[in-house]
RNA sequence: GCCCGGUUGGUGGAAUUGGUAGACACGCCAGACUUAGGAUCUGGUGAGCGAUCGUGGGGGUUCGAGUCCCUCACCGGGCA
Numbered sequence: 001g002c003c004c005g006g007u008u009g010g011u012g013g014a015a016u017u018g019g020u021a022g023a024c025a026c027g028c029c030a031g032a033c034u035u036a037g038g039a040u041c042u043g044g045u046g047a048g049c050g051a052u053c054g055u056g057g058g059g060g061u062u063c064g065a066g067u068c069c070c071u072c073a074c075c076g077g078g079c080a
Stems, first nucleotide, its partner, number of pairs: 001079007010026003019063001027045006046053002056072005
């Protein structure tokens, strides 16, 4: 330099043909239980007072984009 795959909450990881983003698990917070802790059970947990915003950054297509297109960055693999 060229080719392929990937980037989604605190972590792993889903999301059917473009149509409610974050299922599920872990972690964390609060409560119950306990002398206390662990385990277990219940509730909560992206940002923000809110409008609204949010899938690596920017742009585009579309009524509508995590998903399609362009570009950039980063991670992994292959070729030279």

A computed fold for an 80-nucleotide RNA from a Pseudomonadota bacterium, annotated as transfer RNA. It was read from a public genome assembly. The prediction has a mean pLDDT of 81.